[in-house]
């Protein structure tokens, strides 16, 4: 300079065009003398960022951004 690959919640992780599982933290709440344990409830209007396609886009295209690898 060129090319592969990755980019979802605080943290790991799923998701393959029909509107976002799960652990693990964290808030609240039962229990408990209190604390751990367990059990119930919340927890992603903006999936790396603009854009195009589509009736619909985490999914598919483009250009860019971080990160990693290979090449020179």
């Nucleotide at each position: 300079u060129g090319g592969g690959c990755u980019g979802u919640c605080g943290c790991c992780a799923a998701g393959c065009g029909g509107u976002a599982a799960g652990g693990c933290a964290c808030a609240g709440g039962a229990c408990u003398u209190u604390g751990a344990c367990u059990c119930c409830u919340g927890c992603a209007u903006u999936c790396g960022u603009u854009g195009g396609u589509u009736c619909a886009a985490a999914u598919c295209c483009a250009a860019c951004c971080a990160g990693u690898c290979c090449a020179g």

This is a predicted structure of a 72-nucleotide RNA (transfer RNA) from a Clostridiales bacterium. Rfam family: tRNA. Rfam classes the family as a transfer RNA. The source organism's lineage runs through Bacteria, Bacillati, Bacillota, Clostridia and Eubacteriales. The prediction has a mean pLDDT of 80.